[in-house]
RNA sequence: CGCUCAUCGAGACCGGCUGAGGGAAUGGCCCUUUGAAGCCGGGGCAACCGCCGGGCCCAACCCGCCCGGAAAGGUGCCAACUCCACGGGGACGCUGGUCCGCCGACAGAUGAGUU
Numbered sequence: 001c002g003c004u005c006a007u008c009g010a011g012a013c014c015g016g017c018u019g020a021g022g023g024a025a026u027g028g029c030c031c032u033u034u035g036a037a038g039c040c041g042g043g044g045c046a047a048c049c050g051c052c053g054g055g056c057c058c059a060a061c062c063c064g065c066c067c068g069g070a071a072a073g074g075u076g077c078c079a080a081c082u083c084c085a086c087g088g089g090g091a092c093g094c095u096g097g098u099c100c101g102c103c104g105a106c107a108g109a110u111g112a113g114u115u
């Protein structure tokens, strides 16, 4: 890098250094000198893996699946739904569009696994 599976409307920011960009890409729309991105320190959120307990399965154990717990471990995350966009459906409106805790697709993010 590729592939598979799960999740993606919840949640969670301060300080120091530095100084102009950032929100993946394109467009829009936003954020930003009341300090972007990055680095460092601390804090927090969440619960994917790992950990603990229980249930199912099994002759039994392991594996697997389900439920719950904790948050010292491995990651992740801490503006806006993954900020929005495409197709369908619906409501308003009446030719220009606006809206929706709706369904789906594409792309992407994170974790776990895998050649």
Stems, first nucleotide, its partner, number of pairs: 002114007013042005021031003026085003043078003048074002051069006082107001086104003089100004
This is a predicted structure of a 115-nucleotide RNA (SAM riboswitch aptamer (S box leader)) from a Gammaproteobacteria bacterium. It was read from a public genome assembly, where an Rfam model found it. Its Rfam family is "SAM riboswitch aptamer (S box leader)". About the family: The SAM riboswitch is found upstream of a number of genes which code for proteins involved in methionine or cysteine biosynthesis in Gram-positive bacteria. Taxonomically the source falls in Gammaproteobacteria (Bacteria, Pseudomonadati, Pseudomonadota). The prediction has a mean pLDDT of 85. Of the family's consensus pairs, 94% are formed in the model.